[in-house]
Context: one part of a larger RNA
């Protein structure tokens, strides 16, 4: 020098991203005693104080009364720092086996689709089998995510459900008609076999219009705790300033309550108030919401947290600032 353990004058968070780590304080005994808030259960061991040995007398005991000695009597069995505010998530739970335990996941509760039983879903080519030896107080699937107080407006677009009249349509049906080849025949050449051109039946083959033809789409409706989506200029009061009002344009319809510089706020360390001597965080407001907002839920909200934040007390080698002490390294000799 380094690891582990220990001690430390005088200060005490000045350290530092951050009182990390570490140290002290308290301590499942007994007596008082104990707020805010609150779902009346709790908070709660809140928080704060005090008390403990022996021996003598009384006394059934609990307990009084008096003396003794120490710096110092709890032994009660090995055991909490604590407080205040504020975010987030109700809670106990789960979770990245090996860098992340968290505000993420799950949860009661809530709600919405499906499903009437050979259910819907689900595995499997089948055969089967789960669902379930259950039957809508069941069962599957989605979303929120305890309680409290709510939970606004928009069905134009996307989905979804429902509805047949019309328009649109596929395979298939159905066959006017259309073409190819071609016996008769005809017309030429040759003596004749046959050969060329014309010609068009039957059959073969090709193609094929009207019509008829279902779901679906169109269409008509409905539906948002389905997927979403919820505006702009311009003008106006007897000071200014602002604008309850009004006037326009566009829209399916223009953000309702609550909350708002927030886990969302760029400008921003935005103004104001508190706390400090001094506060880019933190707390209470304002509202100008770049870019909150109602079960992708919106605001509360006791208890709860190995949870983020900011404050205070206590105490401390984290620091001022180092020292020194023991053990194992490092080194030097062997």
């Nucleotide at each position: 020098a380094c690891a582990u353990a220990g001690u430390c004058a005088a200060g005490g968070a000045a350290c530092u991203c951050u009182g990390c780590a570490a140290u002290a304080c308290a301590g499942c005994g007994g007596c008082c005693g104990u707020a805010a808030c609150u779902u009346c259960g709790g908070g709660a061991u809140a928080a704060g104080g005090c008390c403990u040995g022996c021996c003598c007398u009384c006394g059934u005991a609990a307990g009084a009364g008096g003396g003794c000695c120490u710096c110092a009597g709890c032994a009660a069995a090995a055991g909490a720092c604590c407080u205040c505010a504020u975010g987030c998530g109700a809670c106990u739970g789960u979770u990245u086996a090996c860098c992340a335990a968290a505000a993420a996941c799950a949860c009661a509760g809530c709600u919405c689709c499906c499903u009437g039983c050979a259910a819907a879903a689900g595995c499997g080519c089948a055969a089967g089998c789960u669902g379930a030896c259950g039957u809508a107080u069941a069962g599957g699937g989605g979303g929120u995510g305890a309680u409290g107080c709510c939970u606004g407006g928009c069905c134009a677009g996307u989905g979804u459900c429902a509805g047949a009249a019309c328009g649109u349509u596929a395979a298939g049906g159905g066959g006017a008609g259309g073409g190819g080849u071609c016996a008769a025949c005809c017309g030429g050449a040759g003596c004749a076999a046959u050969c060329c051109g014309g010609g068009g039946u039957a059959g073969c083959c090709c193609u094929g219009a009207g019509c008829c033809g279902a779901a679906g789409c169109g269409c008509u409706g409905a539906u948002g705790a389905a997927c979403g989506c919820c505006g702009g200029c311009g003008g106006u009061a007897a000071c200014u300033a602002u604008a309850a009002c009004c006037g326009u344009c566009c829209u399916a319809a223009g953000g309702u309550a609550g909350c708002g510089a927030a886990a969302u706020u760029c400008c921003u360390u935005g103004u104001c108030g508190g706390g400090u001597g001094a506060g880019u965080u933190c707390c209470g407001a304002c509202c100008c919401g770049c870019a909150c907002g109602a079960a992708u839920g919106g605001c509360a909200u006791a208890a709860c947290g190995g949870u983020g934040u900011g404050a205070g007390g206590a105490c401390u080698g984290u620091c001022u600032u180092a020292a020194c002490u023991a053990u194992g390294u490092a080194c030097u000799c062997g």
The prediction has a mean pLDDT of 84.
This is a predicted structure of a 334-nucleotide part of an RNA (large-subunit ribosomal RNA, domain IV) from an activated sludge metagenome.